Context: one part of a larger RNA
RNA sequence: GGCGCCUGGUGAAUGCCUUGGCGAUAAGAGGCGAUGAAGGACGUGGCACGCUGCGAUAAGCUGUGGGGAGGUGCGAGCAACCUUUGAUCCGCAGAUUUCCGAAUGGGGAAACCCACCCCUUUGGGGGUAUCCUGUACUGAAUACAUAGGUGCAGGAGGCAAACCCGGGGAACUGAAACAUCUCAGUACCUGGAGGAAAGGACAUCAAACGAGACUCCGUUAGUAGUGGCGAGCGAACGCGGACUAGGCCAGUGCUCUCUCUGAAUUUACCGGAACCAUCUGGAAAGUUGGGCCAUAGCGGGUGACAGCCCCGUACGGCGCGAAGACGAGAGAGACUCGAGUAGGGCGGGACACGUGAAAUCCUGUCUGAACAUGGGGGGACCACCCUCCAAGCCUAAGUACUCCUUAUCGACCGAUAGUGAACCAGUACCGUGAGGGAAAGGUGAAAAGCACCCCGACGAGGGGAGUGAAACAGACCCUGAAACCGGGCGCCU
Numbered sequence: 001g002g003c004g005c006c007u008g009g010u011g012a013a014u015g016c017c018u019u020g021g022c023g024a025u026a027a028g029a030g031g032c033g034a035u036g037a038a039g040g041a042c043g044u045g046g047c048a049c050g051c052u053g054c055g056a057u058a059a060g061c062u063g064u065g066g067g068g069a070g071g072u073g074c075g076a077g078c079a080a081c082c083u084u085u086g087a088u089c090c091g092c093a094g095a096u097u098u099c100c101g102a103a104u105g106g107g108g109a110a111a112c113c114c115a116c117c118c119c120u121u122u123g124g125g126g127g128u129a130u131c132c133u134g135u136a137c138u139g140a141a142u143a144c145a146u147a148g149g150u151g152c153a154g155g156a157g158g159c160a161a162a163c164c165c166g167g168g169g170a171a172c173u174g175a176a177a178c179a180u181c182u183c184a185g186u187a188c189c190u191g192g193a194g195g196a197a198a199g200g201a202c203a204u205c206a207a208a209c210g211a212g213a214c215u216c217c218g219u220u221a222g223u224a225g226u227g228g229c230g231a232g233c234g235a236a237c238g239c240g241g242a243c244u245a246g247g248c249c250a251g252u253g254c255u256c257u258c259u260c261u262g263a264a265u266u267u268a269c270c271g272g273a274a275c276c277a278u279c280u281g282g283a284a285a286g287u288u289g290g291g292c293c294a295u296a297g298c299g300g301g302u303g304a305c306a307g308c309c310c311c312g313u314a315c316g317g318c319g320c321g322a323a324g325a326c327g328a329g330a331g332a333g334a335c336u337c338g339a340g341u342a343g344g345g346c347g348g349g350a351c352a353c354g355u356g357a358a359a360u361c362c363u364g365u366c367u368g369a370a371c372a373u374g375g376g377g378g379g380a381c382c383a384c385c386c387u388c389c390a391a392g393c394c395u396a397a398g399u400a401c402u403c404c405u406u407a408u409c410g411a412c413c414g415a416u417a418g419u420g421a422a423c424c425a426g427u428a429c430c431g432u433g434a435g436g437g438a439a440a441g442g443u444g445a446a447a448a449g450c451a452c453c454c455c456g457a458c459g460a461g462g463g464g465a466g467u468g469a470a471a472c473a474g475a476c477c478c479u480g481a482a483a484c485c486g487g488g489c490g491c492c493u
Base pairs, nucleotide, nucleotide: 001492002491003490004489005488006487007486008485009484015478016442017441020413021412022410023409024408025407026406027405028404029402030401031159032158039100040099041098042055043054044053046078047077049075050074051073061094062093063092064091065090066089070082071081072080105114106113107112115128116127117126118125119124130156131155132154133153134152135151136150137149138148163194164192165191166190167189168188174181178228204211205210215242216241217240218239219238225233226232246394247393248392249338251335254333255332256331257330258329259328260327265323269317270316271315275290276289277288279286291308292307293297299311300310301309343367344366345365346364347363348362349361350360353379374389375388376387377386378385429436430435449477452464453463454462455461
C1' cells in the first nucleotide's frame, strides 16, 4: 500500500411527522373614509430586546351578556400582585385614540417646522385647505347689471382582490417574408358605479304559419357567410333550459327618503349516553376475560392503536342590542308621448360581414322630412303583403367575481414538495432606483435540560455520577444512507 471483516468521524439522503400551504363546495359579507380610512412613525410593561395588543385613560378604561377557578399575551423568567364581594377569558355596545397619511391653517426632505382668530377655570378647547351645489350680504371697469369678494349650510376628495360599464388604445406574434389582415378592441392608460354591473318591455323577429322584454347556459355550428377568398375571423333564425314582471309621463301609478311593527337567522354560550379487571410494557388506548351506550362508532388529544378517560360529535336549549323579510304610515320628486329628430351627401367606426349588390346601428361635417289619411323594418332597390311605432324615463330574478367571514371536503403537497414565506418573510441580503429576493421545521411521554466529583485556563471539550424506556435521545439533540476521512484485526506484497 491492497483486499476482507469489524468499528468510528463527517455528512445529510431516506422513512415517519405537521403547526403551513393548494384546490373546492355551501352560506354570509361585498366595502372603509373629513365622526379623519387603508397603511405607517413614535410611544406604551416593575425589570422590556423583538413580536402581539394598546394609545399620554396607552398588553389597557366603562357598561352589559356569557362563564366559573384560576390569572397578570408569546419568546421566558424573576419580583410584586389580582381573584367566589366572581378575576383572567369570550360576545356586544361605549369611552380614550399621540404624530404622519386624502391630510384639509401655511410650509415640508411623511411621522417635522411656523402661524392667525375665538373661548377659557390659564390645564386647555375650538376654528382657519380646495372644488361643487344652495343661500345671504356685498360689489368693479360701467348707469342698471354682471364678473369678483365674504359669510353660512350641505356634499365631494383618499383607499380597496377580482368582477362591471364607458373614454383612449399598442406591439411582439401569425400570415412560415410583408403592407390589407391577424394578435385585439387584447395588454396598458383613464373616468364611473354596484353588490353585482350592464341590458330590458319591440319603430324586435319571423314568413304567408306565427312568436312575444332583457340577461345567462346548451344546441343550431365551425354551419351560413366573411377573408391579400391567404392566415384566419365567424354569426343568426329556430329548438332545449335557467329565471320570469312589468310599469310611468299630473297618477288608485312610479322612484326616493323617514318613522312604526318586527318572522326566520346570527354574534358569546349551555346540557349532552356508555368500562372495568388481567397480562406484556417505561407508559395501555394493545392482549385476554367479562360488560355498556348509540338520533352520538365524524374528528382530535391522552406515555403504543380508546364509541364508553378528556375535548367533542348526534340531538336539544338560552340568546341583550344591532341588522333584518313582509306589512303599515308620513313626506318629497320627476314627468304633458318625444325635430335640428328620421332620412340624405362626404369621411370614418360598429355589426361574424375587410365597400362589397351592403341592408341595419353610431356620427365629425354639410343638410334635412312626415305628423297615425303618418312613419320604421322585412339585407341594394321598387311594388304588393306582413309586422312594428324611433327620436322620454324606471325596473327584481336568472349571470360574473372573491381582499374577507363561518362551516365542510380532497385517489392535493408533506419541508429541494406545498404559497416567495410551516421558522419573527416580502424578512436578511442585493440594487442610486424601479425592482429583485433567499436559506432556515422535528430532544423527550414529561425538562425529569446532567446536582455533585475529576482532567483542563475559575475555558472549550471530555471522564465519572445522576435523570430517563433509551443519553450512540445531551440541546450542532428522531431516523441517520452515500460520497469523503480515520482506527482495530486478519491475509497478501
Predicted 3D model of a 493-nucleotide part of an RNA (large-subunit ribosomal RNA, domain I) from Hyphobacterium marinum. The prediction has a mean pLDDT of 83. Its Rfam family is "Bacterial large subunit ribosomal RNA". Gene Ontology terms of the family: structural constituent of ribosome and ribosome. The full RNA is in RNAcentral, with records from ENA.